[in-house]
Molecule: RNase P RNA; transfer RNA
Organism: soil metagenome
């Protein structure tokens, strides 16, 4: 100088204020009063994944839609985590990767370029055939069905070098050829097969010229997963108004239980359910009692205070605790100290990811 | 709290099976007119909300983030 991991997120005291719970007093309950106790985060955020839970739907199977994608583990589950493999970056520590299939099919590859998938623009060649000229040869003497050479580039062969492009049909070199070419060879890369190692991804070695463009964060194919809606889910109680049934001037009902007596037009029941209230809802599990609300006990996790032991990693004992609101609670003032205080606050809960963050501490590595 | 949608020129919107980003209005200049409006011709103006990735190449595809809008008792 750099890389990786973990942790903290101002502290202490006084006064005052707020939300939940318990107790006291008051004493029917509630409110007000007093005391005790608990009270936001590493991200509570974004709502991006996965679950728990609740309701709705559902015989079973398939299609469709959506998501995931190296391998092996972890997990309730995941797109998360750990380890490893492969590829890329870095001098290294280490970092990054939506990392199956392009040899099933379809599609796209702008401009440029001949051609973007089977193409030849300029170019190279003259082995083969054609054509032209010449020599030789043959004879029927101006012809050719022979043969040789030269020329041409008509048929044709080639893809090495050039140019275009992000990308041009494996790369480099030697041989080879008319010119060329995995055409042959050596090395490298890929693919396939075999052997060995590994649970596996894969690695190593051998053999075979087998040589195939890229894109699937394009459609698609393969494998796996997956019902929908979210606590504004949902459950319980339920005023008033309206509704239904029955009874009621042959007196329902009321006047403390009965009679007399009096008043007297409404009374009783029901279902759904609005306002409203309660639960869901607060660390987890088990057991006992009770009709139930609930009460009590034990174990585990975690926090605080005190004490003890210690191999300094922790362990044991005692005591006390664990946010739960519903317009939504953590604030304010003062004093001291310091590194001068950032991002930001629950709202059903939990496991992750991502994003924001003043400053500080510790450990390991290059 | 839960669930959806949209960001492109000064304004309103196109452009999306990836290939140099356009239209109307607005603005400026010129023509026409005595002058203005209208009309005609031309021009200017874009980090495609920000960042990262896939790809030869991203407004478009993927991830993340910011802002705005809408629905549900």
């Nucleotide at each position: 100088a750099g890389c990786g991991g973990g942790c903290c997120g101002a502290g202490c005291g006084a006064c005052u204020g707020c939300g939940g719970g318990g107790g006291g007093a008051g004493a029917g309950a509630a409110a007000a009063c007093c005391c005790c106790u608990c009270g936001a985060g590493g991200a509570a955020a974004g709502u991006c994944c996965g679950g728990a839970c609740a309701c709705c739907a559902c015989a079973g199977g398939g299609c469709g839609a959506g998501g995931c994608g190296g391998u092996g583990g972890g997990u309730a589950a995941c797109g998360c985590c750990c380890a490893c493999c492969c590829g890329g970056g870095g001098a290294a520590a280490c970092c990054c990767g939506c990392g199956g299939g392009a040899a099933a099919g379809u599609g796209c590859c702008a401009c440029a370029g001949a051609a973007a998938c089977a193409c030849a623009c300029g170019g190279c060649c003259g082995a083969u055939g054609g054509c032209g000229c010449g020599g030789c040869c043959a004879c029927a003497c101006g012809u050719g069905a022979g043969u040789c050479g030269c020329g041409u580039a008509c048929a044709g062969g080639c893809a090495a070098a050039g140019g275009u492009g992000a990308a041009a049909u494996g790369g480099u070199g030697c041989g080879g050829u008319a010119a060329g070419a995995g055409c042959g060879c050596a090395c490298c890369g890929g693919c396939g097969c075999c052997g060995c190692g590994g649970u596996g991804a894969c690695g190593c070695g051998g053999c075979g010229g087998c040589c195939a463009g890229g894109c699937a964060a394009a459609c698609c194919c393969c494998g796996c997963c997956c019902g929908g809606u979210g606590c504004a889910a949902g459950g319980c109680c339920a005023a008033g108004c309206a509704g239904g049934a029955c009874c009621g001037a042959u007196g329902a009902c009321c006047c403390g239980g009965c009679c007399c007596g009096g008043g007297g037009a409404g009374g009783u029941c029901c279902a759904g359910g609005u306002a409203g209230g309660c639960c869901g809802c607060a660390g987890g599990g088990c057991c006992g009692c009770g009709a139930a609300g609930g009460c009590g006990g034990c174990c585990c996790c975690u926090c605080c205070g005190g004490g003890g032991c210690u191999c300094c990693g922790g362990c044991c004992c005692c005591g006390g605790g664990g946010a739960g609101a519903c317009a939504g609670a953590u604030g304010g003032u003062c004093g001291c100290u310091c590194a001068c205080g950032a991002c930001a606050g629950g709202a059903u809960c939990c496991g992750g990811c991502u994003u924001a963050c003043a400053g500080g501490c510790c450990c390991g590595c290059u | 709290g839960c669930c959806g949608g949209a960001g492109u020129a000064g304004c309103u919107c196109a452009g999306c099976u990836g290939g140099u980003a356009g239209a109307g209005c607005a603005g400026c200049u010129g023509a026409u007119u005595u002058g203005u409006a209208a009309u005609c011709a031309g021009c200017u103006g874009g980090u495609c909300g920000g960042g990262g990735g896939u790809u030869c190449g991203a407004u478009u595809c993927c991830c993340u983030u910011c802002u705005c809008c809408g629905g549900c008792u």